[in-house]
Context: one part of a larger RNA
RNA sequence: CUUGCGGUGGAUACCUAGGCACUCAGAGACGAGGAAGGGCGUAGCAAGCAAUGAAAUGCUUCGGGGAGUUGAAAAUAAGCAUAGAUUCGGAGAUUCCCAAAUAGGUCAACCUUUUAAACUGCCUGCUGAAUCCAUGAGCAGGCAAGAGACAACCUGGCGAACUGAAACAUCUUAGUAGCCAGAGGAAAAGAAAGCAAAAGUGAUUCCCGUAGUAGCGACGAGCGAAAUGGGAGCAGCCUAAACCGUGAAAACGGGGUUGUGGGAGAGCAAUACAAGCGUUGUGCUGCUAGGCGAAGAGGUUGAGUGUCGCACCCUAGAUAGCUAAAGUCCAGUAGCCAAAAGCAUCACUAGCUUACGCUCUGACCCGAGUAGCAUGGGGCACGUGGAAUCCCGUGUGAAUCAGCAAGGACCACCUUGCAAGGCUAAAUACUCAUGGGUGACCGAUAGCGAAGUAGUACCGUGAGGGAAAGGUGAAAAGAACCCCCGGUGGGUAGUGAAAUAGAAUGUGAAACCAUGCUGAGCUC
Numbered sequence: 001c002u003u004g005c006g007g008u009g010g011a012u013a014c015c016u017a018g019g020c021a022c023u024c025a026g027a028g029a030c031g032a033g034g035a036a037g038g039g040c041g042u043a044g045c046a047a048g049c050a051a052u053g054a055a056a057u058g059c060u061u062c063g064g065g066g067a068g069u070u071g072a073a074a075a076u077a078a079g080c081a082u083a084g085a086u087u088c089g090g091a092g093a094u095u096c097c098c099a100a101a102u103a104g105g106u107c108a109a110c111c112u113u114u115u116a117a118a119c120u121g122c123c124u125g126c127u128g129a130a131u132c133c134a135u136g137a138g139c140a141g142g143c144a145a146g147a148g149a150c151a152a153c154c155u156g157g158c159g160a161a162c163u164g165a166a167a168c169a170u171c172u173u174a175g176u177a178g179c180c181a182g183a184g185g186a187a188a189a190g191a192a193a194g195c196a197a198a199a200g201u202g203a204u205u206c207c208c209g210u211a212g213u214a215g216c217g218a219c220g221a222g223c224g225a226a227a228u229g230g231g232a233g234c235a236g237c238c239u240a241a242a243c244c245g246u247g248a249a250a251a252c253g254g255g256g257u258u259g260u261g262g263g264a265g266a267g268c269a270a271u272a273c274a275a276g277c278g279u280u281g282u283g284c285u286g287c288u289a290g291g292c293g294a295a296g297a298g299g300u301u302g303a304g305u306g307u308c309g310c311a312c313c314c315u316a317g318a319u320a321g322c323u324a325a326a327g328u329c330c331a332g333u334a335g336c337c338a339a340a341a342g343c344a345u346c347a348c349u350a351g352c353u354u355a356c357g358c359u360c361u362g363a364c365c366c367g368a369g370u371a372g373c374a375u376g377g378g379g380c381a382c383g384u385g386g387a388a389u390c391c392c393g394u395g396u397g398a399a400u401c402a403g404c405a406a407g408g409a410c411c412a413c414c415u416u417g418c419a420a421g422g423c424u425a426a427a428u429a430c431u432c433a434u435g436g437g438u439g440a441c442c443g444a445u446a447g448c449g450a451a452g453u454a455g456u457a458c459c460g461u462g463a464g465g466g467a468a469a470g471g472u473g474a475a476a477a478g479a480a481c482c483c484c485c486g487g488u489g490g491g492u493a494g495u496g497a498a499a500u501a502g503a504a505u506g507u508g509a510a511a512c513c514a515u516g517c518u519g520a521g522c523u524c
Base pairs, nucleotide, nucleotide: 001521002520003519004517005516006513007512014471015470018442019441020439021438022437023436024435025434027431028430030148037098038097039096040053041052042051044076049071050057059092060091061090062089063088064087068080069079070078103112104111105110113116119146120145121143122142123141124140125139126138153184154182155181156180157179158178164171194201195200205232206231207230208229215223216222236423237422238421239367243254244253245252246251259401261366262365263364265360266359267358268357274354275353276352277351279350281348282347283346285344286343287342288341290337291336292335296310298308299307300306311328312327313317319331321329372396373395374394375393376392377391378390382408403418404417405416406415407414458465459464478505482491483490484489
């Protein structure tokens, strides 16, 4: 010097208790009957977690279940339990304090008093301002509808900048991020004043495609349709007015709802046995606990599921576990069965609601500060452009079917539709949370930040930032007693298959440490 035996260290392989992604089903619940989220308590001994609330590690009841049990969590003490405990499910009781927080206040979990529903809303009564009646304001009593929370999805309001244009101002990023308001399990949209083109179609939504096309654009960067077509899913309705009636009026009832124009009016004729709603009752099915459920023994081994030699079951050879790899050990699986109580779908029943035709008639009605126009903007793929269509501010301001609007300036013809009121399931979007399942997803520097007291410890005045940390063994059988000894630690002994598995515990790489070993080799 090399190497071996060692020490240190915790890589690697193996494992999984936790994650990740997707999928199916249901759900998208909650809250003044006080929520979500917290504070403080509650156990014989109890710090944190979990559970629970002064009735506090629990109470009552109705079902399931059948031998142990007093959370994870041992030990100890004291108990409970076949007169059915612990436990699982349904229903109920209790539920301190803060918090929408709501008697008043407040530096949340506290204080004070007159002991109270604060405010809005609704109902009843009282009192009686300007101002006579009235109304407003006020007072008293009652009801308990609203308020808050909520991951994403949705609608509306407000609305950036970095960035790109290789600078930058129109433009882009982008109506994005963010903030606010509101709603639902979906939301929004929606039954043509549509689209089209000489042929037609027939509400909306979503997908494919049309198509990176037509276009827009300091014609730069970039932005970017629609109709036709193919699919998913399909569903249509209510009102205003004319006219009639009641009424002092406001208002209400009948009537009526359309674009081959309809209705009202006048005349004639005449009435379905069908559809819808889901309130009452009954029943089926399902959910919220469960139950039955086939078939293997021997040798080997610390342990057998492996192997050896012999068997058996299958409407069950999915899977997980058990001292090594199990159809026949265990939990299950296929299949079959089950509910006192609560909930849901469907069916039936009782109940309630709902309608039509022909002829004539230019006279009545067919949604007004509306449509349109001017001007200033916004939004349409479309940047003012020849700029239609749609929506706002300001100013003007029509027509009523012999009418009005649209067909990308505008006019004529033609075609299509009927604005200025409203509702509407499905196909579509998402997943905080629940149950089932799957994975050419991860396997402890990975996978969620978090496989352990994890949004914890810790850091920061604060907004906020934010970890590390898994593996004895099949079973604690976790090493009695003795010795060295201040302690740590060690040596016997004993357990165990193994203790170089000894709790700093499985495997135990490298860097690094040491020459401790009568280790080995080489060189001087």
Predicted 3D model of a 524-nucleotide part of an RNA (large-subunit ribosomal RNA, domain I) from Triticum aestivum. The source organism's lineage runs through Eukaryota, Pooideae, Triticodae, Triticeae and Triticum. Rfam family: Bacterial large subunit ribosomal RNA. Model confidence (mean pLDDT): 83 of 100.